[in-house]
RNA sequence: GAUUAACGCUGGCGGCGUGCCUAACACAUGCAAGUCGAACGAGGUAGCAAUACCUAGUGGCAGACGGGUGAGUAGCACGUGGGCAACCUACCGUCGAGUGGGGGAUAACUAGCCGAAAGGUUAGCUAAUACCGCAUGAAACGUGCUGUGGCAUCACAGAACGUUAAAAGGAGCAAUCCGCUUGAUGACGGGCCCGCGCCCGAUUAGCUUGUUGGUGGGGUAAUGGCCUACCAAGGCUCCGAUCGGUAGCUGGUUUGAGAGAGCGACCAGCCACACUGGGACUGAGAAACGGCCCAGACUCCUACGGGAGGCAGCAGUGAGGAAUUUUCCGCAAUGGGCGAAAGCCUGACGGAGCGACGCCGCGUGUGGGAAGAAGGCCUUCGGGUCGUAAACCACUGUCGAAGGGGACUAUAAUGAAUGUACCCUUGGAGGAAGCCCCGGCUAACUACGUGCCAGCAGCCGCGGUAAGACGUAGGGGGCGAGCGUUAUUCGGAAUUAUUGGGCGUAAAGCGCUCGUAGGCGGGACAGGAAGUCCGUGAAGAAAGACCUGGGCUCAACUCAGGGAACGGCACGGAUACUCUUGUUCUUGAGGCAUUCAGAGGGUGAUGGAAUUCCCGGUGUAGCGGUGAAAUGCGUAGAUAUCGGGAGGAACACCAGUGGCGAAGGCGAUCACCUGGGGAUGUUCUGACGCUGAGGAGCGAAAGCUAGGGGAGCAAACGGGAUUAGAUACCCCGGUAGUCCUAGCCGUAAACGAUGGAUACUAGGUGUAUGUGGUAUCGACUCCAUAUGUGCCGUAGUUAACACAGUAAGUAUCCCGCCUGGGGAGUACGGCCGCAAGGUUAAAACUCAAAGGAAUUGACGGGGGCCCGCACAAGCGGUGGAGCAUGUGGUUUAAUUCGACGCAACGCGAAGAACCUUACCAAGGCUUGACAUGUCGCGAACCUUCUUGAAAGGGAAGGGUGCCUUCGGGAGCGCGAACACAGGUGGUGCAUGGCUGUCGUCAGCUCGUGUCGUGAGAUGUUGGGUUAAGUCCCGCAACGAGCGCAACCCUCGUUUCUAGUUGCCAUCAUUCAGUUGGGCACUUUAGAGAGACUGCCGGUGACAAACCGGAGGAAGGUGGGGAUGACGUCAAGUCAGCAUGCCCCUUACGCCUUGGGCUACACACGUACUACAAUGCUACGGACAAAGAGCCGCAAGUUCGCGAGGACAAGCAAAUCUCAUAAACCGUGGCUCAGUUCAGAUUGCAGGCUGCAACUCGCCUGCAUGAAGGCGGAAUCGCUAGUAAUCGCAGGUCAGCAUACUGCGGUGAAUACGUUCCCGGGCCUUGUACACACCGCCCGUCACACCAUGGGAGUUGGCCACGCCCGAAGUCGUUACUCCAACCGUUCGCGGAGGAGGAUGCCGAAGGCAGGGCUGAUGACUGGGGUG
Repeated sequence: GAUUAACGCUGGCGGCGUGCCUAACACAUGCAAGUCGAACGAGGUAGCAAUACCUAGUGGCAGACGGGUGAGUAGCACGUGGGCAACCUACCGUCGAGUGGGGGAUAACUAGCCGAAAGGUUAGCUAAUACCGCAUGAAACGUGCUGUGGCAUCACAGAACGUUAAAAGGAGCAAUCCGCUUGAUGACGGGCCCGCGCCCGAUUAGCUUGUUGGUGGGGUAAUGGCCUACCAAGGCUCCGAUCGGUAGCUGGUUUGAGAGAGCGACCAGCCACACUGGGACUGAGAAACGGCCCAGACUCCUACGGGAGGCAGCAGUGAGGAAUUUUCCGCAAUGGGCGAAAGCCUGACGGAGCGACGCCGCGUGUGGGAAGAAGGCCUUCGGGUCGUAAACCACUGUCGAAGGGGACUAUAAUGAAUGUACCCUUGGAGGAAGCCCCGGCUAACUACGUGCCAGCAGCCGCGGUAAGACGUAGGGGGCGAGCGUUAUUCGGAAUUAUUGGGCGUAAAGCGCUCGUAGGCGGGACAGGAAGUCCGUGAAGAAAGACCUGGGCUCAACUCAGGGAACGGCACGGAUACUCUUGUUCUUGAGGCAUUCAGAGGGUGAUGGAAUUCCCGGUGUAGCGGUGAAAUGCGUAGAUAUCGGGAGGAACACCAGUGGCGAAGGCGAUCACCUGGGGAUGUUCUGACGCUGAGGAGCGAAAGCUAGGGGAGCAAACGGGAUUAGAUACCCCGGUAGUCCUAGCCGUAAACGAUGGAUACUAGGUGUAUGUGGUAUCGACUCCAUAUGUGCCGUAGUUAACACAGUAAGUAUCCCGCCUGGGGAGUACGGCCGCAAGGUUAAAACUCAAAGGAAUUGACGGGGGCCCGCACAAGCGGUGGAGCAUGUGGUUUAAUUCGACGCAACGCGAAGAACCUUACCAAGGCUUGACAUGUCGCGAACCUUCUUGAAAGGGAAGGGUGCCUUCGGGAGCGCGAACACAGGUGGUGCAUGGCUGUCGUCAGCUCGUGUCGUGAGAUGUUGGGUUAAGUCCCGCAACGAGCGCAACCCUCGUUUCUAGUUGCCAUCAUUCAGUUGGGCACUUUAGAGAGACUGCCGGUGACAAACCGGAGGAAGGUGGGGAUGACGUCAAGUCAGCAUGCCCCUUACGCCUUGGGCUACACACGUACUACAAUGCUACGGACAAAGAGCCGCAAGUUCGCGAGGACAAGCAAAUCUCAUAAACCGUGGCUCAGUUCAGAUUGCAGGCUGCAACUCGCCUGCAUGAAGGCGGAAUCGCUAGUAAUCGCAGGUCAGCAUACUGCGGUGAAUACGUUCCCGGGCCUUGUACACACCGCCCGUCACACCAUGGGAGUUGGCCACGCCCGAAGUCGUUACUCCAACCGUUCGCGGAGGAGGAUGCCGAAGGCAGGGCUGAUGACUGGGGUG
């Protein structure tokens, strides 16, 4: 796009078409084929009659047309073109001849009988255009002859002879007309035959006995095995017979650019069929839809004896089905039958009805009308949109309604449709819009609801709480009396490729060769003319398609004219090419001669090395084997070693991307037999060629059969190890086998994953083997060329990879093969095989992919280079103990919540007794503890009493402020109502912001250019170098950005400036830098300087840079900090804050008291303190830095053993205070012990903070004195002022620090090095990964479902064959029965002929038996698919 459509929703009108695709299922009822009285007799009606009319029967013509259907049919059925010298043709046209004279019956009718009926029977009467002889005699038929012609049999014409057959009348007064007989011819219609065309299956390969042909006969309108007897043994078939499946064929129709593909409704041509099967009769024509006979099934009637029927005619009914109409009108038109005609009949046909089933046309209004009503929807709340849409104003009248008029179709009569088409009038916008869609493809977007539910879906895919995809709404898009869906078909699909595809890796080259058929094939000349080309002729039905006109108002529809097309057929011509025939040629091919290389094949012989075994000698305790071992061998003497012997298999070195072979494959040497190839010569043949369906042969390894052989090796098997296991990898053994002979098998990643042949198309460089030349004494060398075998590479090709004279390039020829993945190279069947199995080779079902090449990542128990406290080298810890703290778990009314590998767990929390607090219990509040707005009252506020656990409730009293334009206002409190507040309720997977992590790792990108079809690449890779993508060099790249570095802070040196609260060398002074003085020093804190590989030497590439050195306080980033690229982890946080959406609203909000977050069998993380002598303890003594302080730090004095208390100076701090730093040093004690170690736990007594230390704080004193003696597996930190160790301060804070953040003191060890572990960077490689290895993914088992194979069988369908039975019927026979016409007759009858019966052949249905194909089903069973 299309449709004989159906379904869903909707539906105003008209025209033209169209309407059982299924059950060729069954059918009630009516109608669909009759007519002629001018063929005939008879009867009847009307009439007085004449006459008119009607019709059962005889007779004639027509019922073979018209109408229906598509079951069968793969066929001369159909289409197309021919043939009949092998035929027929009623009615019709034309031409000729004729129509004489006779005969006997019979239906109707009458009478009788039988039957329920249908119907039948007997006797009698009668007519004809019914029937039968005779006459006539043809152009009919037969025979031979002559002529002409042809196509074999023969045809035509002519004369002759012979034979046979005719007839009917009717109407009319008549003319005449209509008939009849016979013949010829035309026309129409048929019959038969032939060429060509016409579906699928080879898992159908052989079929055939009347079969193929002949002769005789029969039969037919006619040819013919059409039938029959005999004879012969043929006929068809891989160019697809036979068999199976499917199917009416065609004109055409749908689609397509075409070629094609699909279809064969309506209309038209042909065929076939008429309940199923068979058969004939009649006839011009039938093997007959509305005729007959028989058989069968079914239905109906019946008096049970017997009968009747055939809608695939028109309507209609039932059934089936998703589905297909009225039991309508009319013969007015067209056409048909009969008739002389009038006319009759006609469900053909003309019309109407029903169905949006299709096509076409029209309408449902038109114009105006707001910065735009109401309402809906959305909203950023401003508005937007529906929307000029509506309302409203003005107008029109198509269609429809009503009324009136009124055709054509019939040019005279006759109109079913029809009072229709059409015209006029009336009235009034009145009666007339839906359907689908809006994620992409694909035109059209928002809101709400829902929450992987409900649902959608053509493909991709949507839906798990913000869905443009579901449902609804608003809006929008498309089409419009329709719109969607489903089904089918063509296209797109170059996705079966003729036009017009492919086969190295995507599916696809047979393992290889030989060769049959076939296909294709070198140069020249000539003949032919099959293909090819040109011309002509006939046909190619109409309709349809196209063009041009015409008619319906237009269109659809239809009419007229026109040309084209219908690939075909025939005749004539042309001859370039192909073909064919003949002649010829040599370049293809083959042969010949000379020569060459070779693991080419076969047979036989020979050889040495090695392994093993046997014998003997020497010799002694092990050998062997592995990652390490063990099994095993060995004191009965192994291994080792020497000598001798046996046997089998394989042939080191040479050896080479070297050689040979068709492939498989071939490797010691020699001999024999034998195949192929190359080069040279150009003597011979003369296209002899290429390919090759079937076919044949060869064909690794394994395997099989039989017989040998058996050293080594070695499936199976045994043992030892390894392992979670180890039916493996490793080890010790070991049988088939490996070897030989004969025969099977016939497969391999049989690979170059690349079929064979020929020709052409840049080069370069190896190698093997020839030949020619150069050179030489010669061998080398060099040049050229041929064949083979490699590599690189141009053009070209390719999806890319790659191929590239050995093509995957350019062409030709031939063969094989492919057509999404799985199922499956499987099942079934066939063939082969001893078997194993091979070969050929599906389907159901299932998926939306499977696959190739390349790209970027990620990953690898891949590779290379490099880095990091990553390992190593060291030091100290953790893991064991006690305690602190966090977490899990458990418990609980609650133990609030979050954080979960690194990167949660002394984390949020820089500090939970109340508060905090979010949790729990109880008691309360409801515009609220808090914000804004309205109204009213009151200053605010303070005090007291009472109740209560408090919040809260109740009551009493005090108090009247500030501003003012005198109205009031501001602030505060109380009350009321409503908007609202409030929520640490949910979602960190809706978010902002902030943060962690990889990682302070060196990376991450861009512009332009270039390369690539593209993803992408290049740059950014490479050579060096660096801490660094740091720098240098090179380079199809050149530049740039974010990162690195530097700029910033701090520490280290120094200069200048400044000198108080700091400092004190000099001067003075004091107990004391206390004071004067000074600012040199220290220090403080501002500004500068300084370091840049700058200098020297070496290395390096003359670079970058590195190594060493000098100078310097500092040297190669000087130490430390801040600083964190593109990104990753849906990482963390809605409980810090902010925030969308959802949820709660007398509660999930708020207040209060008490409790809880502090629980405790247990598990983990992080710290602290220890286990002691490098220690502890007592006393004495020394040296910091950085901080903090008024709700504070507190000197000092005093009390207390002490925590602390009392009083109290100073200090908002370089001034005062915290504040004695500790380790350390000195001296004494302790002497290796659960201790003078360690300090948990517990008791008592106190102190401090605070409203309050019970749950649940800290501290002090005295007493108590637990575990613990350096910690399993494992694991952490650290590279220098670092680790370790020592103390100090701060924040939080009323109080509470083993935590955290800072500060200084003392102050090490070690680093060979980069193999390994972990993490990271760059390059490279493999990949079936991309949620990226925590990936992907295989098979069994278990469960559910689905389709399928096998299966003892069971049960249907179809087909042919054999036998039996055998209806109707034709034909044959007949001795039985019967018979009007004609002949004979003796009149009895006989003959000719006919009928019936009987019988024979054939024969449908039926029966029996076996067989083939196919379907369903089947306990059980096999694999497969999906989840």
Small-subunit ribosomal RNA from an uncultured bacterium, 1427 nucleotides, folded computationally. Its Rfam family is "Bacterial small subunit ribosomal RNA". Gene Ontology terms of the family: structural constituent of ribosome and ribosome. Its mean pLDDT, the model's own confidence on a scale to 100, is 85.